SAM riboswitch aptamer (S box leader) from a soil metagenome, 157 nucleotides, folded computationally. Model confidence (mean pLDDT): 78 of 100. The sequence is in RNAcentral, with records from MGnify. The model forms 97% of the base pairs in the Rfam consensus.

RNA sequence: CUUAUCCAGAGGGGCAGAGGGACCGGCCCGAUGAAGCCCCGGCAACCACUGCGAAGCCAACUCGCCAUACAGAACCCGGCAAUCAACCGGGCAGCGAGGCCGCCGCAGAGAGGUGCCAACUCCGGCUCUGACAUGUGAUGUGUCAGGGGAAGAUGAG
Numbered sequence: 001c002u003u004a005u006c007c008a009g010a011g012g013g014g015c016a017g018a019g020g021g022a023c024c025g026g027c028c029c030g031a032u033g034a035a036g037c038c039c040c041g042g043c044a045a046c047c048a049c050u051g052c053g054a055a056g057c058c059a060a061c062u063c064g065c066c067a068u069a070c071a072g073a074a075c076c077c078g079g080c081a082a083u084c085a086a087c088c089g090g091g092c093a094g095c096g097a098g099g100c101c102g103c104c105g106c107a108g109a110g111a112g113g114u115g116c117c118a119a120c121u122c123c124g125g126c127u128c129u130g131a132c133a134u135g136u137g138a139u140g141u142g143u144c145a146g147g148g149g150a151a152g153a154u155g156a157g
Base pairs, nucleotide, nucleotide: 001157002156003155004154005153006152011040012039013038014037015036019029020028021027023125024124025123026122041117042116043115046113047112049108050107051106052105053104056103057102061098062097063096064095065094075091076090077089078088079087121151126148127147128146129145130144131143132142133141134140
């Protein structure tokens, strides 16, 4: 930087000793012990893993076709023909079918890599909409509800 998720879930002990909840405002948590460190436990299912499914794409691979350049399959353009095929002329070097893995969805497991275990990311911050209240000469302001965003956190790249 990109992308997904963020109203679910899950705490005890020891050391320590005043802060912590990112920032700002609020509101909370904290000497019945904050941060931090250690031990044990747990939650969840992002990555990794297993199974199933399937539209599309597809490198490898398999089969078929074509040729190694005055050649040439498929395809395109033109001719012939009422139309199609065949045929003729020109263009084009790869063409067609299948196709594990992967991308996607669902389910599972929890021995691996992270993460997390007060309060919705604790609430708000910017913007838009609605209701109500209030105010000015005018633009407004406040409260509540909702939408979008910013910022932040975590995973993956």